[in-house]
Context: one part of a larger RNA
RNA sequence: UGACGGAAGGGCACCACCAGGAGUGGAGCCUGCGGCUUAAUUUGACUCAACACGGGAAACCUCACCCGGCCCGAACACUGUUAUGACAGACAGGUUGAGAGCUCUUUCUCGAUUCAGUGGUUGGUGGUGCAUGGCCGUUCUUAGUUCGUGGAGCGAUCUGUCUGGUUAAUUCCGAUAACGAACGAGAUUCUUGCUUGCUAAAUAGACGGCGCCGACUUAGUGCGGCGGCCGUUCGUUCUUAGAGGGACAAGCGGCUUUUAGCCGCGUGAAGCUGAGAGCAAUAACAGGUCAGUGAUGCCCUCAGAUGUUCGGGGCCGCACGCGCGCUACACUGUUUGCAUCAGCGUGUUUCUCCCGCGCCGGCCGGCGCGGGCAACCCGUUGAACCGCAAACGUGCUAGGGAUCGGAGAUUGCAAUUGUUCUCCGUGAACGAGGAAUUCCUUGUACUGGCGAGUCAUCAGCUCGCGGGGAAUCUGUCCCUGCCCUUUGUACA
Numbered sequence: 001u002g003a004c005g006g007a008a009g010g011g012c013a014c015c016a017c018c019a020g021g022a023g024u025g026g027a028g029c030c031u032g033c034g035g036c037u038u039a040a041u042u043u044g045a046c047u048c049a050a051c052a053c054g055g056g057a058a059a060c061c062u063c064a065c066c067c068g069g070c071c072c073g074a075a076c077a078c079u080g081u082u083a084u085g086a087c088a089g090a091c092a093g094g095u096u097g098a099g100a101g102c103u104c105u106u107u108c109u110c111g112a113u114u115c116a117g118u119g120g121u122u123g124g125u126g127g128u129g130c131a132u133g134g135c136c137g138u139u140c141u142u143a144g145u146u147c148g149u150g151g152a153g154c155g156a157u158c159u160g161u162c163u164g165g166u167u168a169a170u171u172c173c174g175a176u177a178a179c180g181a182a183c184g185a186g187a188u189u190c191u192u193g194c195u196u197g198c199u200a201a202a203u204a205g206a207c208g209g210c211g212c213c214g215a216c217u218u219a220g221u222g223c224g225g226c227g228g229c230c231g232u233u234c235g236u237u238c239u240u241a242g243a244g245g246g247a248c249a250a251g252c253g254g255c256u257u258u259u260a261g262c263c264g265c266g267u268g269a270a271g272c273u274g275a276g277a278g279c280a281a282u283a284a285c286a287g288g289u290c291a292g293u294g295a296u297g298c299c300c301u302c303a304g305a306u307g308u309u310c311g312g313g314g315c316c317g318c319a320c321g322c323g324c325g326c327u328a329c330a331c332u333g334u335u336u337g338c339a340u341c342a343g344c345g346u347g348u349u350u351c352u353c354c355c356g357c358g359c360c361g362g363c364c365g366g367c368g369c370g371g372g373c374a375a376c377c378c379g380u381u382g383a384a385c386c387g388c389a390a391a392c393g394u395g396c397u398a399g400g401g402a403u404c405g406g407a408g409a410u411u412g413c414a415a416u417u418g419u420u421c422u423c424c425g426u427g428a429a430c431g432a433g434g435a436a437u438u439c440c441u442u443g444u445a446c447u448g449g450c451g452a453g454u455c456a457u458c459a460g461c462u463c464g465c466g467g468g469g470a471a472u473c474u475g476u477c478c479c480u481g482c483c484c485u486u487u488g489u490a491c492a
Stems, first nucleotide, its partner, number of pairs: 001492001006487008016476002020440005027327003031323004035318002043054002065313005071307001076119005086113001088109003092105002123301002126299003132295001134289003137285003144183006150159003162174001164173002189277004194245002198242004204236001205234002207231004211226004248271001251265005329433001333392006347377001353372008399430001404425006446468002449465005
């Protein structure tokens, strides 16, 4: 000095608690991990910091695993064989999963491209992440880290970096043997909330005219709604998006050294850093990744291949244990009708994407035309929940929809171990879940749907989006941890 432990004092955090909400843990199913099994069930990762993670939804491919079969894509150099032929290819038959001349029989063709050996390249999802780079994760979402000069100490080192107040903050005020600085924090960046001021818009609209419908009817072509068409009528309220503006605790009143700041009020679109993300120091870990890479050392292998490709199987196997989830256990509900509202996205450059309309069909879907490389078409994305009406009536029930049988479509070369979807039937557990445990403070939790990623096909996953929309706190250090200070000893 302090990464360890004992004790004391401050401060902080819903990966802590309190007050609560939703749960998970129990059931069925989906999915990941272990175990077991297996020719193989390829493999990494195992407290937070492994386990719906490897963007990991694997039918083939992927693919590394298992069972088999071809091929050489063995550069280059040297030495041989060799035109009296180095090598290469093949019909048929046997053989074979195979229309692989793979091998064998039989012969024909090819003509110096090769073949054999040695050295040496190359390839490898082979090994080593405990040889590495890079990237990521974590310590660690907190406030921490360091230097120059000066001062103290023999020195390691300390001071600066602090008794106190304050802040989300080593943020500031102040104190002061320190003074001055740097990184981090903050600022900055992106998204979001306001803009009747600017710039604009036949890919957005508004306005006017024409037409249709409705009710009031005071009978006026006045009001409301809808539809397409016409109008270069308007420059813009709505929409879009550029440049700007806007908030600074600015104003007022309290509290406080009348400092830093905190609380209340008003103004305002906005007053906890306005809200949410991103970025993020120093020092580390023998954290993860050689299976992201034509990043890479060394080792292994290198033609009966650990290279590569083809066929089949596996990664999906099931006495069992654990984790993330989905669906439920119903009446605040289910079913059937009718009404009625979003926002992020995405979509076919030479292959088949997003679809619309018409017809056929109970449905899944099919056929024919057609629009869109998109503010233009799909599309006003007429989404679910919610709302209204009716039925059901607490019964494992019209709750629940696992499991299984039959039939029909679709994707694909291929669907059996059932890709997915549709129809008919079947109708399991589950009557709110023990000990334990997770997440969460406002448009948040929860609930309900949509889009994208993956994608030929396939979401119970992930990442976004908007709809409905709470309860309880605005605190504490009791539990779990983190930071700082003091103290004591032991240790490196």

The part of an RNA shown here (small-subunit ribosomal RNA, 3' major domain) has 492 nucleotides and comes from Caberea boryi. It matches the Rfam family "Eukaryotic small subunit ribosomal RNA". Clan: SSU clan. A reference for the family is Yusupov et al. (2001), "Crystal structure of the ribosome at 5.5 A resolution", Science. The full RNA is in RNAcentral, with records from ENA and SILVA. The organism belongs to Caberea, within Eukaryota.